The prediction has a mean pLDDT of 81. Predicted 3D model of a 73-nucleotide RNA (transfer RNA) from a marine sediment metagenome. Its Rfam family is "tRNA". The family's RNA type in Rfam is transfer RNA.
RNA sequence: GCCUCCUUGGCUUAGUGGCUAUAGCAGCUGCCUCGUAAGCAGCAGAUCCCGAGUUCAAAUCUCGGAGGAGGCU
Numbered sequence: 001g002c003c004u005c006c007u008u009g010g011c012u013u014a015g016u017g018g019c020u021a022u023a024g025c026a027g028c029u030g031c032c033u034c035g036u037a038a039g040c041a042g043c044a045g046a047u048c049c050c051g052a053g054u055u056c057a058a059a060u061c062u063c064g065g066a067g068g069a070g071g072c073u
Base pairs, nucleotide, nucleotide: 001072002071003070004069005068006067007066010025011024012023018056027043028042029041030040031039049065050064051063052062053061
């Protein structure tokens, strides 16, 4: 230098053009307990890496950029 893939709450992730963006772990609150853990119930937390375009409508499609992983030279 070229090619391919990835980027979504603190972490791991679902989503394949249309509902208030999904779940687990972690966190917080309450219940339970003599107390802790476990268990149960609830709450909060993401402008979906950035910008532009297409579309009535974009996390999703296209282009450019950034970061990361792998491969080729």